A computed fold for a 71-nucleotide RNA from a Candidatus Uhrbacteria bacterium, annotated as transfer RNA. Rfam family: tRNA. Rfam classes the family as a transfer RNA. The sequence was found in a public genome assembly. Its mean pLDDT, the model's own confidence on a scale to 100, is 83.
[in-house]
RNA sequence: GGGGGCUUGGUGAAGUGGUAUCACGGAUCUCUCCAAAAGAUCAGUCGUGGGUUCGAUUCCUACAGCCCCUG
Numbered sequence: 001g002g003g004g005g006c007u008u009g010g011u012g013a014a015g016u017g018g019u020a021u022c023a024c025g026g027a028u029c030u031c032u033c034c035a036a037a038a039g040a041u042c043a044g045u046c047g048u049g050g051g052u053u054c055g056a057u058u059c060c061u062a063c064a065g066c067c068c069c070u071g
Stems, first nucleotide, its partner, number of pairs: 001070007010024004018054001026042005047063005
């Protein structure tokens, strides 16, 4: 230099056009003499810009980061 893949809460993942889900972690509450465990509830996410579309995490494109193959 050429080609390909990935990027989703604090962490690990699911989700291939119609209000983004699960586990762990966090907060609050219940229980307890206190705590742990357990249970209930809640908060917190689509890398950035542009495009297509009635509607984009999803499709297209550029950029950034990471990984792999190749010269």